[in-house]
A computed fold for a 664-nucleotide part of an RNA from Candidatus Carsonella ruddii, annotated as large-subunit ribosomal RNA, domain II.
Its Rfam family is "Bacterial large subunit ribosomal RNA". Rfam links the family to the GO terms structural constituent of ribosome and ribosome.
NCBI's taxonomy places the organism under Bacteria, Pseudomonadota, Oceanospirillales, Halomonadaceae, Candidatus Carsonella.
Context: one part of a larger RNA
RNA sequence: GUCAGCGACUUAUUUUUUUUAGCAAGCUUAACAUUUUUUUUGGUAGGCGUAGAGAAAUCUAGUCUUAAUAGGGCGAUAGUUAAAAAAAAUAGACCCGAAACCGAGCGAUCUAUCCAUGAACAGGUUGAAUGUAAAGUAAAAUUUACUGGAGGACCGAACCGGUAUCUGUUGCAAAAGAUUCGGAUGAUUUGUGGAUAGGGGUGAAAGGCUAAUCAAGCUCGGAGAUAGCUGGUUCUCCUCGAAAGCUAUUUAGGUAGCGCCUUAUAAAUAAUAAUUAAUGGUAAAGCACUGUAUUGAGUAAGCAAUAUGCCUAAUCAUAACAAACUAUGAAUAUUAAUUAUUUUAUUAUAGGAGACACACAUAGGGUGCUAACAUCCUGUGUGGAAAGGGAAACAACCCAGAUCAUAAAUUAAGGUCCCUAAAUUCUAUUUGAGUGGAAAAUGAUAUUUUAAAUCUAUAACAAUCAAAAGGUGGGCUUAGAAGCAGCCAUCCUUUAAAGAAAGCGUAAUAGCUCAUUGAUCUAGAUGUUUAAUACAUAAAAUUUAACGGGGCUAAAAUAGAUACCGAAAUUAUGAACAUUUUUAUUGUGGUAGAGGAGCGUUGUGUAAAUUUUAGAAGAAUUAUUUUAAAAUAAUUUAGAAAUAUCACAAGUGCGAAUGCUGAC
Numbered sequence: 001g002u003c004a005g006c007g008a009c010u011u012a013u014u015u016u017u018u019u020u021a022g023c024a025a026g027c028u029u030a031a032c033a034u035u036u037u038u039u040u041u042g043g044u045a046g047g048c049g050u051a052g053a054g055a056a057a058u059c060u061a062g063u064c065u066u067a068a069u070a071g072g073g074c075g076a077u078a079g080u081u082a083a084a085a086a087a088a089a090u091a092g093a094c095c096c097g098a099a100a101c102c103g104a105g106c107g108a109u110c111u112a113u114c115c116a117u118g119a120a121c122a123g124g125u126u127g128a129a130u131g132u133a134a135a136g137u138a139a140a141a142u143u144u145a146c147u148g149g150a151g152g153a154c155c156g157a158a159c160c161g162g163u164a165u166c167u168g169u170u171g172c173a174a175a176a177g178a179u180u181c182g183g184a185u186g187a188u189u190u191g192u193g194g195a196u197a198g199g200g201g202u203g204a205a206a207g208g209c210u211a212a213u214c215a216a217g218c219u220c221g222g223a224g225a226u227a228g229c230u231g232g233u234u235c236u237c238c239u240c241g242a243a244a245g246c247u248a249u250u251u252a253g254g255u256a257g258c259g260c261c262u263u264a265u266a267a268a269u270a271a272u273a274a275u276u277a278a279u280g281g282u283a284a285a286g287c288a289c290u291g292u293a294u295u296g297a298g299u300a301a302g303c304a305a306u307a308u309g310c311c312u313a314a315u316c317a318u319a320a321c322a323a324a325c326u327a328u329g330a331a332u333a334u335u336a337a338u339u340a341u342u343u344u345a346u347u348a349u350a351g352g353a354g355a356c357a358c359a360c361a362u363a364g365g366g367u368g369c370u371a372a373c374a375u376c377c378u379g380u381g382u383g384g385a386a387a388g389g390g391a392a393a394c395a396a397c398c399c400a401g402a403u404c405a406u407a408a409a410u411u412a413a414g415g416u417c418c419c420u421a422a423a424u425u426c427u428a429u430u431u432g433a434g435u436g437g438a439a440a441a442u443g444a445u446a447u448u449u450u451a452a453a454u455c456u457a458u459a460a461c462a463a464u465c466a467a468a469a470g471g472u473g474g475g476c477u478u479a480g481a482a483g484c485a486g487c488c489a490u491c492c493u494u495u496a497a498a499g500a501a502a503g504c505g506u507a508a509u510a511g512c513u514c515a516u517u518g519a520u521c522u523a524g525a526u527g528u529u530u531a532a533u534a535c536a537u538a539a540a541a542u543u544u545a546a547c548g549g550g551g552c553u554a555a556a557a558u559a560g561a562u563a564c565c566g567a568a569a570u571u572a573u574g575a576a577c578a579u580u581u582u583u584a585u586u587g588u589g590g591u592a593g594a595g596g597a598g599c600g601u602u603g604u605g606u607a608a609a610u611u612u613u614a615g616a617a618g619a620a621u622u623a624u625u626u627u628a629a630a631a632u633a634a635u636u637u638a639g640a641a642a643u644a645u646c647a648c649a650a651g652u653g654c655g656a657a658u659g660c661u662g663a664c
Base pairs, nucleotide, nucleotide: 001664002663003662004661005660006659011091012090013089014088015087016086017085018084019083020082021081022080023079026048027047028046032042033041052059053058062074063073064072065071094232095231097229101222102221103220104219105218106217112196113195114194115193116192117191118190119189120188121186123155124154125153126151131146132145133144134143135142159183160182161181164179165178166177167176198214200210201209202208235598236597237596238595239594240593245258246257247256248255249254260354261352262351263350264349265348266347267346269345270342271341272340273339274338275337276336277335278334284328285326286325290322291321292320295317296316297315302310303309358383359382360381361380362379363378364377365376366375367374388399389398390397403575404574405573406572408571409570410569414565415564416563417550418549419548423562425561426560427559428558429557430556436552442536443535446533447532448531451528453526454525455524463520464519465518466517467516469493470492471491474488475487476486499514502513503512504511576588577587578586599653601650602649603648604647605646609643610642611641618637619636620635621634622633623632624631625630
């Protein structure tokens, strides 16, 4: 892991409600007794009900409140017994699951410390004190030599340990092996016997050790401890179908009341639309108020000191802003009445719940950065509990709500070159960027388009050929300053036209252009502007990878037209069920959950019956039938019991619980 078997809402008592049955102003027994032995009968103690109101006295179909029969509260004839179902309470109370707590015992053959009594330590090295002798001294001290054999001394086996690395890691081993290493006469090691016991011991102290168990050992018991937590909870079909909110909570992942679901009963509403009438201070708007705040005028005060000056509250005019501004003010929403439509969708009472982690989208807001698949409110939708088609794939987006069946039809969203069902459809434009098929400020003689200007056959714009002069090198400055370093001025003349010069240039001149003019040429030109499309801006990490791919110049974009495809939608045909009144109509997605109807298993009665050795149950296979759980038949095997029907009672249905046991 698979298979087989086992495996979870029970039982008792009490209460409440519903249903059924008996009797009914009554209903009923309990213990116990009796009896044909499984029922009947007896048993009236007791219980519930038949009258309530008030704190009570008390009164009574009333009573209490009160000064008050003013009003109001609670009352004024249906119960009771039993069975079944559901729920609650108390019990282990659907099942499995702690870590722990307490009690009584068992452990020091492991290990910690201690006690008693024994044992062990190859070999080598070093050479303390002491002593002796000599020297030395007044005597000592001291020195030298020898002796001596001290030491938690040295090296190193046994022994004790366990430093480093490797191997081992389903091992040789639940701590070992190899190499290496520390101590090795000592606070040494060790044998045997003994002592200390669980909040206790022992501890050169690591929370270490106390029998592979230690921040409180092990065994049994209290015990089915408790678990607002996790996991699991077994057949079928039918009807309806939620919530993730409010309030409270030592409360926040729990629970209770209300809201939302369901079942029954009763009542007579309810929703939507229109009309009419109300309610309000949001959006917008506005600036009289409260604040913010622009410009101008401007008096008092102030400054200044004769300028009809400066500055400037108030005041006047003026451009604006506001969630905590309002002299205005919608739409939606809300309330009431009437009418219409839908047709039970509404409300109340009673029984049963679940739920109180919500998610995204969109609109109105708060927080945040007008950040977040962020967070918190309000309205709506979808998911949750919703399948189908579209969006390549994609709970929450778009279309659309699946009772079942079908070689059927019509459409929705979305599509129609191929992958891929359907237009290589039509009309008119745009785009050349693969734009389409990611992005901004900004930039640019991109292209199309709109509008009004200006110039133009007395010749525009561009191009080409010419002219672009004289007074004069203006004056000043300066080494120089001659159109062109700088300052001042910027005239006049000749002209078709030509600046006391718009650039380049020179040391200064020179030189080259420009403005301006003529000629040649010949038809539009110039700069703005509206709208649209395109371009640049544009660099990332597994692989082209920012159309789903091929590929596309339309098979891209804009505006329009027609046809077709396209879903579990709608329609058609048939079938089933629910509701209702029988047709018809309407309805039949569904988690938690409420309600209803059934299938099967085991046992009991039915059953002294029926089936059965002319073959029961069981096992295996096949076939048939039913809306499902399932049922029936046949064949083989098997070898002795099984059971219809209708009732009753449950150890009553397995795929999951790191489920339990067994097999492989």